[in-house]
RNA sequence: GGCGCCAGCGCGGGAGAGUGCCAAGGGCGCAAGUCCAAGGCCGCCGAAGGAGCAAGCCGCCCCCGGAAUCUCUCAGGCAAAAGGACCGCGCUGGCGUA
Numbered sequence: 001g002g003c004g005c006c007a008g009c010g011c012g013g014g015a016g017a018g019u020g021c022c023a024a025g026g027g028c029g030c031a032a033g034u035c036c037a038a039g040g041c042c043g044c045c046g047a048a049g050g051a052g053c054a055a056g057c058c059g060c061c062c063c064c065g066g067a068a069u070c071u072c073u074c075a076g077g078c079a080a081a082a083g084g085a086c087c088g089c090g091c092u093g094g095c096g097u098a
Stems, first nucleotide, its partner, number of pairs: 002097012018042001020041003025036004043078003049074001050072003057065001
């Protein structure tokens, strides 16, 4: 130096589900109204995070261990924005290697 793996950073892509109802408060307006919204209620989503588990794993039994995009929805989310598992590219560092 090449290749592979891990971590971090940058850029790009990135789904799902009510712009639901009530509403403290605030903005605009002469007013009528209108916009945002703490909180509450009901309904939903799963791809931040979190939690749970099977088989294989030894010829048999028990115990322990046992992953996820699976399951659960605590958290989070259900117009836009933000976030977003994961994927691609680049850079930095570490480990391994013919």
Predicted 3D model of a 98-nucleotide RNA (Glycine riboswitch aptamer) from an Alphaproteobacteria bacterium. Model confidence (mean pLDDT): 81 of 100. It was read from a public genome assembly, where an Rfam model found it. The model forms 90% of the base pairs in the Rfam consensus. Taxonomically the source falls in Alphaproteobacteria (Bacteria, Pseudomonadati, Pseudomonadota).